[in-house]
């Protein structure tokens, strides 16, 4: 990549302009060996040449160009070949030159010299106008022939002549085409603001076809620009095209109009037309040829090649048609054009079959295992044959031309024109065309894919995978059950297409003209003055007609779009007619409104302003002055501290501080008044006095007469801090120093302290400069309520009060408005209207940053991006949660007490370590005497070894056997081998049931994984906290709210009152169990009693018996704030009291709302998925779970005298017991043994309760405390006490003398203390669960710690504070700024240089036509030179 191009073709034609004849054909002639040679422009024609016309059209491309262009509409100072019309001509001469011939140079391209020749080539002469010039007298000034035909006349026999046709010359007009000028429109950037010297104008001249600074000389100093000049970037423009409801936005392929370009740059020639795509000259780059001397070339024409690229075709046919060039014509040429080829690139049409067909086949997929789906789909049966294939037929695109015959016209048989016939010159490239037929041509035959299926968005399941692989337009999917990845099955959408990518418009009211906003989301300049600009009061007249309305005319090319009807079978497509083309221009008309005009006018309560009389005020500037206070100085009195803080210290002080007294100095600020008060544009303004000065308000009258509003640029003012110069410096006080605080403390606190704070002058120009609300005008409830200034009226007073008008400044509050905030605005609007004008905004970050400009002494200010990056950022509100926020309240939460833990020894659990294994789980509260209510084997899940494989266990099938049992051997045992006894039960006689053995397979089995796949159960907040919700209604755009908040009260969302709420549910309470009374009632023996009565007696209620009582366990009663008083709101309720066994839920228990913690448990059980299957299953023996430098939790026992020891004496409750509890008796020091009465329990037994009490002893001691540890001896359980049990006796006699920091429990029959029982269990509790005995102390109170409830508040949290989140640093990468520099591009200025060409000049050279007095001249050419100028070069800047 307007990159470079091989090859072929794309512009020629005319012999009726000319001289001619190289080649072809024909004719003629000559020679003659009848078939050959030669001659001959004679004919058809024709290479090359002269000449004419055309190569300026047609075809291509879009580089340049922001206006020399294009579009629309106008204009005057022009040209115009061929064409049309008209007028007049076309007479007579001359000199050359190509071709050709001869010779020369060169590789070639080409060229030189000499000689001959023609013309419609060239040049005079004549004539000529309505042409041109003019000094108005005049002057200048053209042409060309060729062809056809011919009656009369003439002829040198060629012709003349006549005529027709084509040409030629001059002139006028037209048409067409072109040149020029003007107005309007025509992209972006102001981080481009000034540009311009031929620049703007004039006069004159030159030049051009023509106006013109187009060029030149002189004169003047202009011209353009904020309505955007200049500069920079980008770009051919238009009709149209795409999109859109439109307005618009984007775009400029095909077709059509215009422009520009032709390898890059420059230049002219010729011509009617060019500064020329297939012409010329020059410069440059590149390519090619070469004999190295020199030459040639230009596909952005048609094909085609290379290259580049995501990507774009055949080196085709024909001039048959349409059109163009030339020609009289025939005709020739035509890559224009018409056709064909390639490409599903687009649009349109058609096909790939139709009907029937349920056994709903097979196969696939899914499955709840029944079935469903693919699916009438297929097969099968019956049909059809478009298209493609084969065969045959067959339009239209053709009009003309030529030949000939015949009319008209004519002198004519020319010419012109009409008709007929013929000819096909192959009149058809396409073309095997379109179309038709095939009456049995053939046969369902040759013809379906692509994307998608989480939502948007129509369409779902299974498997695989396991934050991997991958998907993705946005949200997002994937971490073992993925409708989102991949595959399959099915489905859905389109269909010869379907998807992807890129791009444009729409949706997007998301740049808003139509049609947006700015109090808090982005957005009002800090404030004013004011220029341009925009907008502007009432009335009248006149005129205008710019805006405005309307009529007409011209134009708005055609095509396209739209409408109507038409042609291809339809459609796409094509042709006809219409409409439309919103525009521009011209010419009329109208004149209400707006604007302009009138040396027009008027108005004034009108908007604005001036004057007059008053008023209030921290308005401003400069000057003067006052007192209080702080500090300092000197002095007096006086003595030990002062000061400061949470507490201190630094600091000051015996050299006399602080305190106090009076005196002096100096600077700064002005208490009270003082107020939501005042004045000012804002910033800002505060003692008092006067001077100067701005503005506002009010009142009544007079005046001016629209003078107004807003305001881009511009100008001014502008807190604090800061800067410069010079003063001043009391206080305060950045920086700094010291002391504290702290882990640190460059802080907060303290002691000091410098700039500064103050003044003058000059800068700076910013603030949350805020009402986060621009200025101006009008209107819209309030007879509401303050305050400040002025004033009217009324009534009055010592003061004043009432009621109006008006200027400011506040509060409240409708309508309205707002996304919302209803505790916000609301006459001081954020309302309405219309206004009017200005400023500003367009997702977050980057960034108010970089670069550039401007300002500044600096600090910095102002103007102001992009790359890159995110899918959000933000506002208002809602519900929660949280807060070292607030209010109210509760709890053994603190406090007040009692007793512990933490220290010791031991027990037990855990961590850690160790080990073959020390099985697993539980891990803050809420794991850790937990699962485990009890590991020697078993349990047991772990380890080592041995052993089994349908299995230790379940179901089914087949075979065998009753089941079962005795004994022996091997082995650690499992197991293996041998062996004894035994033939059972039911029966319909077939068999069956239970059990056991063997075999095969379905299957068993798993304490293997996942508690983050689950059920169930449980913990926890919280063993009782008081909450959690719903229906209807109402409010809110909505999330949601209300109810449930509020005032009281309660243990309580308990109850009462109030209330846009009214009700209801789950919780609370009550109902249940137990305990307290026995007042009541009935009942019973094993219990009770004999203090009722009776009998017996061994004299013991011992026995029989038995009313009551106690008791047992059933049923009732009882307590409800019911009664009284007070408080309270006449409520709920609270306080006190009476009665009562019990008093305000009497005590205790069970009972656990909605939910939280992915809390715990797959090892109780169940269960999805995954995993193992001669093992991760099963059995056996032994070992381990009991290890031990250590750490922690929970307990027991102690440390002693409220005690230990010894002796004596007394009083429970609740439980357990036949594989059991086990009495009496006897033995043993004892554990225990013996024994076997009694008891399946109110009967017997465990079972003597202990602390207590009485007496004795011990006397503060590591002890007569404490009992660990160890040695010995035993008992019991059990196959078995070695690892590894409990207990007893003797001996031993450790630590420990009340426990650091810290921490736990408990509010009454509680803590503390004492013993008893039970579950588990062969045995093995200091644990756990229960039982009773003795039996306290304290609670002022709610500030604090912890936890909780309600209301409220803030929030950037919502995984919800264990939240969120900021900055530095380290490393890597991305983008950007700066940067020593470096390489391009473009451009300004100054200069050098100067090809070709044109113009001017020219003394050199040269020259056919004309003139000539023949000498020469006129004119021309070459050469030279000057001017302009391309390429190129130098220097120095700018931009990128």
């Nucleotide at each position: 990549a307007a990159c470079a191009c091989a090859u072929g073709c794309a512009a020629g034609u005319c012999g009726a302009g000319c001289g001619g004849c190289a080649g072809c054909a024909c004719g003629g002639g000559u020679g003659c060996u009848u078939g050959c040679a030669c001659c001959u422009g004679g004919u058809g024609g024709c290479g090359a040449g002269c000449g004419g016309c055309g190569g300026a059209c047609g075809g291509g491309u879009g580089a340049g160009u922001a206006a020399u262009g294009c579009g629309u509409g106008g204009g005057a100072a022009c040209g115009u070949g061929c064409c049309c019309a008209u007028u007049a001509g076309u007479g007579g001469g001359g000199g050359a030159u190509a071709a050709c011939c001869u010779g020369g140079g060169g590789a070639a391209a080409c060229u030189c010299a000499g000689g001959c020749u023609a013309a419609u080539a060239c040049c005079g002469c004549a004539u000529a106008a309505g042409c041109c010039c003019u000094a108005c007298g005049g002057g200048g000034g053209a042409a060309a022939g060729c062809g056809g035909g011919g009656g009369a006349u003439c002829u040198u026999c060629g012709g003349a002549c006549c005529u027709c046709g084509c040409g030629c010359u001059a002139a006028u007009g037209g048409a067409u085409c072109g040149g020029c000028c003007c107005a309007c429109g025509u992209c972006a950037g102001a981080u481009u603001a000034g540009c311009u010297u031929g620049u703007u104008g004039g006069u004159g001249a030159g030049g051009u076809a023509a106006a013109g600074g187009c060029u030149c000389a002189c004169c003047a100093a202009g011209g353009c620009g904020a309505c955007g000049a200049u500069c920079u970037g980008u770009a051919a423009c238009u009709g149209g095209u795409c999109u859109g409801a439109g307005a618009g936005g984007a775009u400029g392929a095909u077709c059509a109009g215009u422009c520009a370009c032709a390898c890059c740059g420059g230049a002219a020639c010729u011509g009617a037309g060019a500064c020329a795509c297939g012409g010329u000259c020059c410069g440059g780059a590149c390519u090619c040829c070469u004999a190295c001397g020199g030459g040639a070339g230009g596909c952005a024409g048609c094909a085609g090649u290379g290259g580049g690229g995501a990507a774009u075709c055949u080196u085709g046919g024909a001039c048959a048609a349409u059109g163009g060039g030339c020609g009289c014509a025939a005709g020739c040429c035509u890559g224009a054009u018409c056709c064909a080829g390639c490409c599903a690139u687009g649009c349109c049409g058609c096909g790939u079959g139709u009907g029937u067909g349920a056994a709903g086949a097979a196969g696939g997929c899914c499955c709840u295992a029944g079935g469903g789906u693919u699916g009438u789909a297929a097969a099968g049966c019956a049909c059809u044959u478009u298209c493609a294939g084969c065969a045959g037929g067959g339009a239209g695109g053709a009009a003309g031309g030529c030949u000939u015959c015949u009319g008209g016209u004519u002198a004519a048989u020319a010419c012109c024109u009409g008709g007929g016939a013929g000819u096909a010159c192959u009149u058809g490239a396409c073309g095997u065309u379109a179309c038709c037929u095939g009456a049995c041509c053939a046969g369902a035959a040759g013809a379906a894919g692509c994307a998608c299926c989480g939502g948007c968005u129509a369409a779902u399941u299974u498997c695989g995978u396991g934050c991997c692989a991958g998907c993705a337009g946005c949200c997002g999917c994937g971490g073992u059950a993925a409708u989102a990845c991949g595959a399959a099955a099915g489905g859905c959408c389109c269909g010869a297409g379907c998807g992807u990518u890129a791009a444009u418009c729409a949706g997007a009211a998301u740049c808003a003209c139509u049609g947006g906003g700015c109090g808090u989301a982005a957005a009002g300049c800090g404030c004013g003055c004011g220029u341009a600009g925009g907008c502007g009061g009432a009335c009248u007249a006149u005129g205008u007609a710019a805006g405005u309305c309307u009529c007409a005319u011209g134009u708005g090319a055609a095509a396209u779009c739209c409408c109507c009807g038409g042609g291809c079978u339809c459609a796409a497509c094509c042709g006809g007619g219409g409409a439309a083309u919103g525009g521009c221009a011209u010419c009329g008309c109208a004149u209400a409104c707006u604007g302009g005009g009138u040396a027009a006018g008027u108005c004034u309560a009108a908007g604005a302003g001036u004057g007059c009389a008053g008023u209030a005020g921290a308005g401003g500037a400069a000057g003067g002055u006052g007192g209080a206070a702080u500090u300092c100085c000197a002095g007096g009195u006086g003595u030990a501290g002062c000061g400061g803080u949470g507490a201190a210290a630094u600091g000051c002080g015996u050299a006399g501080a602080g305190a106090u007294c009076g005196g002096g100095a100096g600077g700064a600020a002005c208490a009270c008044c003082a107020a939501a008060g005042g004045a000012g544009a804002a910033g800002g303004c505060g003692g008092c006095c006067g001077u100067c000065u701005g503005g506002a308000c009010c009142g009544a009258c007079a005046c001016u007469g629209a003078c107004g509003c807003u305001c881009a640029g511009g100008c001014g003012c502008g807190a604090a801090a800061g800067c410069g110069u010079g003063g001043g410096g009391a206080u305060c006080a950045a920086a700094c120093a010291g002391g504290a605080u702290u882990a640190g403390a460059u802080a907060c606190c303290c002691u000091g302290g410098u700039a500064g704070u103050c003044c003058a002058c000059g800068c700076c120009g910013u603030a949350a400069a805020c009402g986060a609300u621009g200025u101006c005008u009008a209107c819209u409830a309030g007879a509401c309520u303050g305050u400040u200034g002025g004033u009217g009226c009324c009534c009055u007073u010592a003061a004043u009060g009432g009621u109006g008008c008006u200027g400011g400044u506040g509060g409240c509050g409708c309508a309205g408005a707002u996304a919302a905030a209803u505790u916000g605005c609301a006459a001081u609007a954020a309302g309405u209207a219309g206004c009017a004008c200005c400023g500003c905004c367009u997702g977050g970050g980057g960034a108010g940053u970089a670069c550039g400009g401007c300002c500044g002494c600096a600090a910095g200010g102002u103007u102001a991006a992009a790359a890159c990056u995110c899918a959000a950022a933000u506002g208002a509100a809602u519900u929660g949660a949280c807060g070292g926020g607030g209010g109210c309240c509760c709890g053994c939460a603190c406090a007040a007490g009692c007793g512990g833990u933490g220290g010791a020894g031991c027990a037990u659990g855990u961590g850690g370590u160790u080990u073959a294994a020390u099985u697993c789980g539980a891990u803050g509260c809420a794991a850790c005497g937990c699962g485990a209510a009890g590991a020697a084997c078993c349990u047991u899940a772990c380890c080592a070894g041995g052993c089994c494989u349908u299995g230790a266990c379940a179901u089914c099938c087949a075979g065998a056997g009753a089941a079962c049992u005795u004994u022996c051997c091997a082995g650690a045992g499992a197991u293996g081998g041998a062996u004894u006894g035994g033939u059972g039960c039911c029966u319909u006689c077939g068999g069956g049931a239970a059990c056991c053995c063997u075999g095969a397979g379905a299957c068993a089995g798993g304490u293997g994984c996942u508690g983050c796949a689950u059920g169930g159960c449980u913990g926890u907040c919280g063993g009782u906290c008081a909450g959690c919700u719903c229906g209807u209604g109402u409010c809110g755009u909505g999330a949601g709210a209300u109810g449930u908040u509020g005032g009281g009260u309660u243990a309580a969302g308990u109850c009462c009152c109030g209330c846009a709420a009214c009700g209801a549910g789950c919780g609370c309470a009550a109902c249940c169990c137990u305990u307290g009374u026995c007042c009541c009632u009935g009942a019973c023996u094993u219990g009770c009693c004999u203090g009722a009565g009776c009998g017996g007696u061994u004299c013991g209620g011992c026995c029989g018996a038995g009313a009551a009582c106690u008791c047992u366990a059933g049923g009732g009663a009882g307590a409800c704030u019911g009664c009284c008083g007070g408080u309270g709101a006449c409520a709920a309720a609270c306080c006190g009291g009476a009665g009562g066994a019990a008093g305000g839920u009497g005590g205790g228990g069970a009972c656990g709302a909605c939910g939280u913690c992915a809390a715990g448990u797959c090892a109780u059980c169940a269960u999805g998925g995954c995993c193992c299957u001669u093992a991760c299953g099963a059995c056996c023996u032994g070992g381990g779970c009991u290890a031990c430098a250590c750490a922690c939790g929970u307990g027991c026992u102690a440390c002693a005298a409220u005690g230990g020891u010894c002796a004596g004496u007394a009083c429970a409750g609740a439980g357990g017991g036949u594989u059991g509890c086990g009495a009496a008796u006897g033995c043993g020091c004892g554990a225990g043994c013996u024994g076997g009465a009694g008891c399946c329990a109110a009967u017997c037994u465990c079972u003597u309760a202990a602390a207590a009490c009485u007496g004795a002893u011990c006397g503060u001691a590591g002890u007569c405390c404490g009992g660990a540890u160890u040695g010995g001896a035993g008992u019991c359980u059990g196959c078995a006490a070695c690892u590894c049990g409990a207990c007893u006796c003797c001996a031993u006699g450790a630590a420990g003398u009340c426990g650091g920091a810290a921490u736990c429990g408990c509010u009454a029959g509680u803590a503390a203390u004492c013993g008893c029982g039970g579950a588990u269990c062969a045995g093995a509790a200091u644990g756990c669960c229960g039982c009773g005995g003795u039996g306290a102390a304290u609670a002022c109170g709610u500030u604090c710690c912890c936890g909780g409830g309600c209301c409220u508040u803030g929030u950037a949290c919502a995984c919800a504070c264990c939240g969120c989140c900021c900055g530095u640093c380290a490393c890597a990468c991305c983008a950007u700024g700066g940067g020593a520099g470096u390489g391009g591009a473009u451009u300004g200025c100054a200069c050098c240089a100067g090809a070709a060409g044109u113009a001017g000049c020219u003394a050199g050279c040269u020259u056919a036509a004309c003139c000539u007095u023949c000498g020469g001249g006129a004119g021309g050419g070459c050469g030279g030179u000057u001017a302009c100028c391309a390429c190129g070069g130098u220097g120095u800047g700018g931009u990128u």

Predicted 3D model of a 1440-nucleotide RNA (small-subunit ribosomal RNA) from an uncultured Gammaproteobacteria bacterium.